Context: one part of a larger RNA
RNA sequence: UGACGGGGACCCGCACAAGCGGUGGAGCAUGUGGUUUAAUUCGAAGCAACGCGAAGAACCUUACCAAGUCUUGACAUGGAGACGACGGCACCUUAAUCGGUGCUCUCUCGAUUCUGGAGCGUCCCACACAGGUGGUGCAUGGUUGUCGUCAGCUCGUGUCGUGAGAUGUUGGGUCAAGUCCCGCAACGAGCGCAACCCUUGUCCUCAGUAGCCAGCGGUACGGCCGGGCACUCUGGGGAGACCGCCAGGGACAACCUGGAGGAAGAUGGGGAUGACGUCAAAUCAUCAUGCCCCUUAUGACUUGGGCUACACACGUGCUACAAUGGCGUCCGACAAAGGGAAGCGAAGGAGCGAUCCGGAGCGAAUCCCAAAAACGGCGUCCCAGUUCGGACUGCAGGCUGCAACCCGCCUGCACGAAGCUGGAAUCGCUAGUAAUCGCAGAUCAGCAUGCUGCGGUGAAUACGUUCCCGGGUCUUGUACA
Numbered sequence: 001u002g003a004c005g006g007g008g009a010c011c012c013g014c015a016c017a018a019g020c021g022g023u024g025g026a027g028c029a030u031g032u033g034g035u036u037u038a039a040u041u042c043g044a045a046g047c048a049a050c051g052c053g054a055a056g057a058a059c060c061u062u063a064c065c066a067a068g069u070c071u072u073g074a075c076a077u078g079g080a081g082a083c084g085a086c087g088g089c090a091c092c093u094u095a096a097u098c099g100g101u102g103c104u105c106u107c108u109c110g111a112u113u114c115u116g117g118a119g120c121g122u123c124c125c126a127c128a129c130a131g132g133u134g135g136u137g138c139a140u141g142g143u144u145g146u147c148g149u150c151a152g153c154u155c156g157u158g159u160c161g162u163g164a165g166a167u168g169u170u171g172g173g174u175c176a177a178g179u180c181c182c183g184c185a186a187c188g189a190g191c192g193c194a195a196c197c198c199u200u201g202u203c204c205u206c207a208g209u210a211g212c213c214a215g216c217g218g219u220a221c222g223g224c225c226g227g228g229c230a231c232u233c234u235g236g237g238g239a240g241a242c243c244g245c246c247a248g249g250g251a252c253a254a255c256c257u258g259g260a261g262g263a264a265g266a267u268g269g270g271g272a273u274g275a276c277g278u279c280a281a282a283u284c285a286u287c288a289u290g291c292c293c294c295u296u297a298u299g300a301c302u303u304g305g306g307c308u309a310c311a312c313a314c315g316u317g318c319u320a321c322a323a324u325g326g327c328g329u330c331c332g333a334c335a336a337a338g339g340g341a342a343g344c345g346a347a348g349g350a351g352c353g354a355u356c357c358g359g360a361g362c363g364a365a366u367c368c369c370a371a372a373a374a375c376g377g378c379g380u381c382c383c384a385g386u387u388c389g390g391a392c393u394g395c396a397g398g399c400u401g402c403a404a405c406c407c408g409c410c411u412g413c414a415c416g417a418a419g420c421u422g423g424a425a426u427c428g429c430u431a432g433u434a435a436u437c438g439c440a441g442a443u444c445a446g447c448a449u450g451c452u453g454c455g456g457u458g459a460a461u462a463c464g465u466u467c468c469c470g471g472g473u474c475u476u477g478u479a480c481a
Base pairs, nucleotide, nucleotide: 001481002480003478004477005476007475008474009473010472011471012470013469015465016464019429020428021427022426023425026319027318028317029316030315031314032313033312034310035309042053043052064305065304066303067302068301069300070299073129077128078127079125081123082122083121084120087104088103089102090101091100092099107119108118109117131294132293134292135291136290140288141287142283143282144281145279147277152191153190154189155188156187157186158167159166160165171182172181173180197271198270199269200268202239203238204237205236206235207234208233211229216226217225218224242265245259246258247257248256249255321422325381326380327379328378330377331376332375338369339368340367343362344361348357349356350355388419393414394413395412396411397410398409399408435457436456437455438454439453440452441451
């Protein structure tokens, strides 16, 4: 100087407390461990691994296993030679790749006296080499997690100290903040904080092929037509919030408390933004890369299988256990944000339905996906393992795709399990939040209870900081560095 203390003082955080809803019990989905296996590819490991890499394993992917094949190779550059093609179609063979046969097709350029030359493509030969998701993240770059959006981490000059170092950065106040004020052997500065950026909340302005009977006319009643940009909206520009004003407190400071005005008030809400560093943290399987290793195989191709196994254990979720509920071919409303051309697919028709036929319109404020759902109305059930719950199973179908046996999703009928609110323990959340309800998108042929977004309905509680956990500042002890 640090680190540590079941030392002290002060302060903060859904850290506790006060509340609301869960997990832990059940069934299922998914990830992991374990076990099994020819293989169940690899990585991730307290918080910070475990719906994680994977924003989508039937083949492919695919790295794993079995079998069948190739050896200058699936891919790149270079040398010599041959050909003019390469390719396409059909057949044989094979599990498939590989292999074989036939037909078809028959390069370009300029120069020409011809041979020939150059380019392009294919085949073949030889060797340099290719190739490796093989090892090492404890050789590395790059990227990322974490403490933590915590308020810290440092430097120059000066001063003090023999020196390591100290001072500044400590102290008194204050703040979300090393934020600001005052003081001070310090005076300044940098990286962080804040602001500048995006979005949301109010208004003005500009623009009007979405919106409006607002006001007028027409009307097959639909902003549908004429007409108009007032309003809504869209998207460009601007205004607005600054403790600016008032009162009180305070050192007359910083600042704090209350009030007015205001759409918004003290950082208005949300996001992006992550200092010096810590964990030899993660990644050699995104990529790049040193070294080591393989080279008729640890490389490459193909078929089939596996990654989907199942006595069991754990994590994360979904659905429930019901009446604040379930059901009805019942009736009626109200969103936002997105996507669409090898696409979204309307009307109309068929089917109980998944879906099919159909093909309007739309490269989309114009058309489509699209029905929002919870909600409201009416009716029914009457507390029961039930008209709760839907696992499992049987049968019949639909869709995608070369192909749904291993191993997809969906529909109808039948079947109807566990489950009556969950031990010890444990998690999230302070407001448009929790809880609850649906919608969309990426990936994607198909496949979502996951993820990322969007809106609808919409709470309870916070006395307080003694205690648990984590963090910050000062101080003290130490046999630790």
The part of an RNA shown here (small-subunit ribosomal RNA, 3' major domain) has 481 nucleotides and comes from an uncultured bacterium. It matches the Rfam family "Bacterial small subunit ribosomal RNA". The full RNA is in RNAcentral, with records from ENA and SILVA.